[in-house]
């Protein structure tokens, strides 16, 4: 570093520290931001994928579902901030693909 599956309209911020940019790329918007951006630290918290309990039900490996939040990880302005940069449709919207997250896996 590639591959597969699954999710992505919910949900959840303080405080240091730092000093101008942040919202994934590109193009347009809009937003956020010296009443202090990113990054990075600590502390709160959310979810519940992994593990972990319980389990219809199957019985050779398993499980619909449901608890619970000690541990692995993630996450805590807008829908993945919108719209385009792909298809398909007059629109609405649907699919893709990207990207991010977990998980198995090379």
């Nucleotide at each position: 570093u590639g591959a597969u599956u699954a999710u992505a309209a919910a949900g959840a911020a303080g405080a240091g520290c730092g000093g101008a940019g942040a919202g994934a790329u590109c193009g347009g918007g809009c937003u956020c931001a010296g009443c202090g951006a990113a990054a990075c630290u600590c502390u709160g918290g959310c979810a519940a994928c992994c593990a972990u309990c319980c389990a219809a039900c199957a019985a050779c490996u398993g499980a619909a579902g449901g608890g619970a939040a000690c541990g692995g990880u993630g996450c805590c302005a807008a829908u993945a901030c919108c719209c385009g940069g792909c298809c398909g449709g007059a629109a609405a919207c649907g699919g893709a693909a990207u990207u991010a997250u977990a998980a198995u896996u090379u």
Annotation: Predicted 3D model of a 106-nucleotide RNA (SAM riboswitch aptamer (S box leader)) from a Prolixibacteraceae bacterium.